[in-house]
RNA sequence: GCCGCCGAGGAGCGUUGCAACGGGCACCCCGCCCGCCAGGCUCGGCACCAGUGCGUCUCCGUUAGGACAACGGCGCUCAGUGAAC
Numbered sequence: 001g002c003c004g005c006c007g008a009g010g011a012g013c014g015u016u017g018c019a020a021c022g023g024g025c026a027c028c029c030c031g032c033c034c035g036c037c038a039g040g041c042u043c044g045g046c047a048c049c050a051g052u053g054c055g056u057c058u059c060c061g062u063u064a065g066g067a068c069a070a071c072g073g074c075g076c077u078c079a080g081u082g083a084a085c
Stems, first nucleotide, its partner, number of pairs: 001049001004046006010078006018040001021035005039071001058067003
């Protein structure tokens, strides 16, 4: 670092439908229709594999301890925090 899995990013309702996925059609090529669909993103962890290295694994602190996200179409509601009246 890839794939897979788990956790977290306060909780819901409605709506649109890109990608992915499912079904159908077509197939030289481009694709088309229907369904489903707004955690698909980021952070952390587990395991496998691959690569590189021999130092380490969020950050600060001698220790005790402390700090800690940024985002997620449109509309609405609740919760939480602050301010004003």
The RNA shown here (SAH (S-adenosyl-L-homocysteine) riboswitch aptamer) has 85 nucleotides and comes from an Actinomycetota bacterium. The source organism's lineage runs through Bacteria, Bacillati and Actinomycetota.